[in-house]
RNA sequence: UACUAGAGCUCAGGCGGCAUCACAUUCCGAACCUGGUCAGGUCUUGACGGAAGCAGCCAUAAGGUCUCCCUGAUGAGCGCCUGAGCAUUCUUUUGUCU
Numbered sequence: 001u002a003c004u005a006g007a008g009c010u011c012a013g014g015c016g017g018c019a020u021c022a023c024a025u026u027c028c029g030a031a032c033c034u035g036g037u038c039a040g041g042u043c044u045u046g047a048c049g050g051a052a053g054c055a056g057c058c059a060u061a062a063g064g065u066c067u068c069c070c071u072g073a074u075g076a077g078c079g080c081c082u083g084a085g086c087a088u089u090c091u092u093u094u095g096u097c098u
Base pairs, nucleotide, nucleotide: 001095002094005091006090007089008086009085010084011083012082013081014080015079016078018075019074020073021072022071024067027064028063034059035058036057037056042051043050044049
């Protein structure tokens, strides 16, 4: 100095992990403008009855909360693998020159 192979760097893909979100799950959750049941009381009827309906109770909405077991999506100076590219640095193979 040339060549061979690799480390290295960049990009892409695959698998895994991590984080976040969604789905799902648990619980809470509306004075009235949600539903059901509607004490009391109100209205109506000659009466029998009927009507609306506050509180309470029950179930839930918006929203919050619990679990992330599964599933999906997204992200990157997380790990490993595969491929392509790059050849500044290092190692190595085989030569040549000094």

The prediction has a mean pLDDT of 80. Predicted 3D model of a 98-nucleotide RNA (Bacterial small signal recognition particle RNA) from a Coriobacteriales bacterium. Taxonomically the source falls in Coriobacteriales (Bacteria, Bacillati, Actinomycetota, Coriobacteriia). The gene name in the source record is ffs.